[in-house]
RNA sequence: GGAGCCGGCCAAGACAGUCGCGUCAUCCCUUGCGGAUGCCGAGGAAAGUCCGGGCUCCACAGAGCAGGGUGCCAGGUAACGCCUGGGCGGCGCGAGCCGACGGAAAGUGCAACAGAGAGCAGACAGCCGAACGGUCCGCGAGGAUGCGUGGUGAUGGUGAAACGGUGCGGUAAGAGCGCACCGCCUGCGGGGCCAACGCCGCAGGGCACGGCAAACCCCACCUGGAGCAAGGCCAAAUAGGGGGACCAUGGGUUGGCUCGACCCGUCCCCGGGUGUGCUGCUUGAGCCUGACCGCGAGGUCAGGCCGAGAGGAAUGACUGUCCACGACAGAACCCGGCUUAGCGGCCGGCUCCGCCA
RNA sequence: UGCCGGGUCAUCUAAUGGUAGGAUAGUGGACUCUGAAUCCACUCAUCUUGGUUCGAAUCCAAGCCCGGCAG
Numbered sequence: 001g002g003a004g005c006c007g008g009c010c011a012a013g014a015c016a017g018u019c020g021c022g023u024c025a026u027c028c029c030u031u032g033c034g035g036a037u038g039c040c041g042a043g044g045a046a047a048g049u050c051c052g053g054g055c056u057c058c059a060c061a062g063a064g065c066a067g068g069g070u071g072c073c074a075g076g077u078a079a080c081g082c083c084u085g086g087g088c089g090g091c092g093c094g095a096g097c098c099g100a101c102g103g104a105a106a107g108u109g110c111a112a113c114a115g116a117g118a119g120c121a122g123a124c125a126g127c128c129g130a131a132c133g134g135u136c137c138g139c140g141a142g143g144a145u146g147c148g149u150g151g152u153g154a155u156g157g158u159g160a161a162a163c164g165g166u167g168c169g170g171u172a173a174g175a176g177c178g179c180a181c182c183g184c185c186u187g188c189g190g191g192g193c194c195a196a197c198g199c200c201g202c203a204g205g206g207c208a209c210g211g212c213a214a215a216c217c218c219c220a221c222c223u224g225g226a227g228c229a230a231g232g233c234c235a236a237a238u239a240g241g242g243g244g245a246c247c248a249u250g251g252g253u254u255g256g257c258u259c260g261a262c263c264c265g266u267c268c269c270c271g272g273g274u275g276u277g278c279u280g281c282u283u284g285a286g287c288c289u290g291a292c293c294g295c296g297a298g299g300u301c302a303g304g305c306c307g308a309g310a311g312g313a314a315u316g317a318c319u320g321u322c323c324a325c326g327a328c329a330g331a332a333c334c335c336g337g338c339u340u341a342g343c344g345g346c347c348g349g350c351u352c353c354g355c356c357a
Numbered sequence: 358u359g360c361c362g363g364g365u366c367a368u369c370u371a372a373u374g375g376u377a378g379g380a381u382a383g384u385g386g387a388c389u390c391u392g393a394a395u396c397c398a399c400u401c402a403u404c405u406u407g408g409u410u411c412g413a414a415u416c417c418a419a420g421c422c423c424g425g426c427a428g
Base pairs, nucleotide, nucleotide: 001353002352003351004350005349006348007347008346009345010344013322014321015320016319017318018317019316021041022040024038025037026036027035028034029032043328047339048338050337051336052335053334054333055227056226057225058224062259063258064257065256067223068222069221070220071219072086073085074084075083076082087101088099089098090097091096102218103217107216108215109212110211124156125155126152127151128150131149132148133147134145135144136143137142164182165181166180167179168178169177183207184205185204186203187202188201189200190199191197231279232278233277241270242269243268244267245266246265250264251263252262253261286305287304288303289302290301291300292299293298323326358427359426360425361424362423363422364421367381368380369379370378375411383399384398385397386396387395404420405419406418407417408416
């Protein structure tokens, strides 16, 4: 100097001026659709609504079944399908990155077409003539013939896939048939703070156990339903309603079913539903700084801070200067993630290549 | 704002994970004096991008679009 990897932060570009908008607080009057002042006023994704939780109601969500979800191991967390670390596999020279990654030696099922054969398979071509039989030659020993019974999964061909791979021996030809190495399986020991795990070693086994579980299924773990239009309060008229306590049968209500629970029953009390209005509503698993613990995700403690809360829905416009010439995009109960969209900038750590010393 | 459902020729619809089929429409031809009807032939599709699988319209994930319900 070039190419790249990882982590963190910022981002309606910045500053000044003028005029506006919304909630809240205080004040003023002419009490209104008023005015003045002050504080605050979108995001890293506010998005998709794909997961998880808080909150609220149904029973303080309880038992069983069904259904759904997750899926190497350990940890973090309120929880998760998220994150961190490790294992294994793959990619990259490397820094690093990616992985729906339990079980196919419980069962059931699937594999079109091609091919001889597609699941504990299969002789189509090919190879063989050792064995038994046939035919021919030979006096005979024996030889010839691939003709029959056969042997053979080494070779060809088909396929996504053909029942471990390479080599040597062996054989009639072949074959884990035998052996060496590699692979695979089983057991034991060690390592990995536990675990995952051929990561290391020893012993045994010629190989049994092909693929698909984002097919049914099995195993382990998790899982009740609904959602702020949840839910609560005030309240005119009409009244059939609501709340609390107790509860046997039958009927009904709640979530997919059954049980259970609750209601209709008895007693006591008095108001209830929809719209409008009010509330839920933003102080929270919150943010910043420091110390300590941890490889890390993160945790504990101390100090400091308050950073939108509307309800047809506010956050904008103009002028001047500067620059890198400005992307994706707008809260609606809240939070933790994931995913998707996206012009760029700053900081830190690291890798590879080239050149100079 | 929340919760659901669905995307296959131009239109309406089929399709156990194994060649995307049918009807209507369109184009050309036959028949007819001409048109219609009829007959024959042809054209046209799995919303997009990845993944699982030998193989995906179908199974899974993400995105895009359309529709419905709740005041």
Two RNAs folded together computationally: RNase P RNA and transfer RNA, 428 nucleotides in total. It holds a member of the Rfam family "Bacterial RNase P class A". Rfam's curators write: Ribonuclease P (RNase P) is a ubiquitous endoribonuclease, found in archaea, bacteria and eukarya as well as chloroplasts and mitochondria. Its family is annotated with tRNA processing, ribonuclease P activity and dimeric ribonuclease P complex in the Gene Ontology.